[in-house]
Parts: sequence; C1' cells; structure tokens
RNA sequence: GGCGCCGUACCUCAGUUGGUAGAGGGCUGGUCUUAUAAGCCACGAAGUCACGGGUUCGAGCCCCGUCGGCGCCA
Repeated sequence: GGCGCCGUACCUCAGUUGGUAGAGGGCUGGUCUUAUAAGCCACGAAGUCACGGGUUCGAGCCCCGUCGGCGCCA
C1' cells in the first nucleotide's frame, strides 16, 4: 500500500425486511436480614448507535469518505 471483518449503555454483546434503541452483568433505589452477602422487585438511571456527508417521509441498518481495532496479502 491492497482486501475483508468489526466499532451500539460503565463492561460483554443482540438489533431480522429501513419504521418506538434492547438483553445480561455492573450501578442506584426498594424488599428481605440483627447486619452483610445472596435472592426477589423496579416502563430506575445510564446512548451525539466511532466521526462527517449522502439517499429517504423516515437510517444503528443502504451509499461515499475519514478515524480506530483485528486478520489476510504485498
């Protein structure tokens, strides 16, 4: 330098055919306990969906570019 895959909550990751952004863990509050942990309960908090642009009535998803990570080739 070329090609491919990946980037979504604090962490690990889902997200189907473009149509309300989610799960588990962790955190917070409650419950339980003499107390702590564990368990249970919560439409409880936490998101510029890497960044910029385009298409579209509508983009996490499609298109282009950039950045970062991993792999292969040179």

Transfer RNA from Streptomyces blattellae, 74 nucleotides, folded computationally. Its mean pLDDT, the model's own confidence on a scale to 100, is 81. It matches the Rfam family "tRNA". Rfam classes the family as a transfer RNA. The sequence was found in a public genome assembly.